This is a predicted structure of a 74-nucleotide RNA (transfer RNA) from a bacterium.
The coordinates come from a structure-prediction model, not an experiment, and the mean pLDDT is 81.
Rfam family: tRNA. Rfam classes the family as a transfer RNA. Rfam's curators write: Transfer RNA (tRNA) molecules are approximately 80 nucleotides in length.
[in-house]
RNA sequence: GUCCUCGUAGCUCAGCAGGAUAGAGCGACGGUUUCCUAAACCGUAGGUCGCCGGUUCGAAUCUGGCCGAGGAUA
Numbered sequence: 001g002u003c004c005u006c007g008u009a010g011c012u013c014a015g016c017a018g019g020a021u022a023g024a025g026c027g028a029c030g031g032u033u034u035c036c037u038a039a040a041c042c043g044u045a046g047g048u049c050g051c052c053g054g055u056u057c058g059a060a061u062c063u064g065g066c067c068g069a070g071g072a073u074a
Base pairs, nucleotide, nucleotide: 001073002072003071004070005069006068007067010026011025012024013023019057028044029043030042031041032040050066051065052064053063054062
């Protein structure tokens, strides 16, 4: 250089043959319980879905470019 895969919450990821409020687990915070802690249970917050465009009535999902991570190849 060329090709492939990936980028979604603080972390690990799901969702990706377009469809209406973007989710789970862990973590954080608050509450119940307990003499206290832990565990358990309930609840709350947290996201421009890497960035900028395009297509579409509608994009996390399709598409172009760029950035980043990993891999293959001479």